Context: one part of a larger RNA
RNA sequence: CUGGGCGUAAAGCGCGCGUAGGCGGUUUUUUAAGUCAGAGGUGAAAGCCCAGUGCUCAACACUGGAACUGCCUUUGAAACUGGAAAACUUGAAUCUUGGAGAGGUCAGUGGAAUUCCGAGUGUAGAGGUGAAAUUCGUAGAUAUUCGGAAGAACACCAGUGGCGAAGGCGACUGACUGGACAAGUAUUGACGCUGAGGUGCGAAAGCGUGGGGAGCAAACAGGAUUAGAUACCCUGGUAGUCCACGCCGUAAACGAUGGAUACUAGCUGUUCGGAGCAAUCUGAGUGGCUAAGCGAAAGUGAUAAGUAUCCCACCUGGGGAGUACGCACGCAAGUGUGAAACUC
Repeated sequence: CUGGGCGUAAAGCGCGCGUAGGCGGUUUUUUAAGUCAGAGGUGAAAGCCCAGUGCUCAACACUGGAACUGCCUUUGAAACUGGAAAACUUGAAUCUUGGAGAGGUCAGUGGAAUUCCGAGUGUAGAGGUGAAAUUCGUAGAUAUUCGGAAGAACACCAGUGGCGAAGGCGACUGACUGGACAAGUAUUGACGCUGAGGUGCGAAAGCGUGGGGAGCAAACAGGAUUAGAUACCCUGGUAGUCCACGCCGUAAACGAUGGAUACUAGCUGUUCGGAGCAAUCUGAGUGGCUAAGCGAAAGUGAUAAGUAUCCCACCUGGGGAGUACGCACGCAAGUGUGAAACUC
């Protein structure tokens, strides 16, 4: 190097875009770089291998052969790969029409609830728990009615429903805007797939500056429980949670399943389209059950973990250790990359 793997045993980058590179549809002509065939040259000797011979045998030595799988030159072949030229439409993209959607950004609006404030009624309790207490309340609480303020989240609809590459997205209205899908088959004519580096996005928590702060609530305080209780339960409560801008760049970032393409029995729900009077058929999603097959099994099974091709990432016993050191990034927290000794 070849050979094996990657849902759960070690192993799919959190997810896109994309550079180099790798790989790439149909037809014709051509070329001859790869490829194949012939010839020539070279491939030192020794060694290895084969057949002999010589030392009494062997080791050893000698003779001959084969081999040296390679390289160069030359003559041909033209199926395949590559190059050149021309053409094609099924891959890809564009166009027209149409409907669906919590896709995104910004602005505005709404009602329920909660807390607080003011006022009225009203009186002795209220809260809370397994039971209590801390706590609130005769300075009038809890309850109830009216008015006002604030911030945050949007009940029902709601659905293995929808949208998005992932993270994620849920009141209503408007503006701007991305993508997917169906039908038409009008246009271009392989323009494609993947993607080392690179670059962007990326929950929560956390950080910086300035706002905001109703509820909830790390830390903290108190009350309980307990042998103890730095907890679970209760009463409070600050960061934070919210907004703007800028960082951080990690998650069981999970389908623990990379992307693309083609093929391989069916049955049954559901979402959005199309055709049809209907039965039903058809396209794109999203679920359940199963055939063949696969799988160590459980399972998976057209949304594959089946059958194949292409490209990328990653794995190689457990611990030490995602540590140390170095480097890069970061305000920091830390993140990325990432060993060894030793030990079992």